[in-house]
RNA sequence: GGCCAGAUGGUGAAAUCGGUAUACACGCAAGACUUAAAAUCUUGUGACCGCAAGGUUGUGAGGGUUCGAGUCCCUCUCUGGCCA
Repeated sequence: GGCCAGAUGGUGAAAUCGGUAUACACGCAAGACUUAAAAUCUUGUGACCGCAAGGUUGUGAGGGUUCGAGUCCCUCUCUGGCCA
């Protein structure tokens, strides 16, 4: 230099044909159980603002297509691999 794959929450990661962003697991918080803990069970948990109701924002970055993009197209960054 060329080609391929990947980047989503606090972590691992799902998301079908382009149609509610967070399934599932871990972690964390509260509660139950216990003399106390562990284990187990229940509930909650993206971020920010707000007393609340609610609002804003969010899939590596920037643009494009579309009524609608994590998904399709273009450029760039980073990670891994193959070739030279």

Model confidence (mean pLDDT): 82 of 100.
This is a predicted structure of an 84-nucleotide RNA (transfer RNA) from a Candidatus Beckwithbacteria bacterium.
Its Rfam family is "tRNA". The family's RNA type in Rfam is transfer RNA.
The RNAcentral record of the sequence draws on ENA.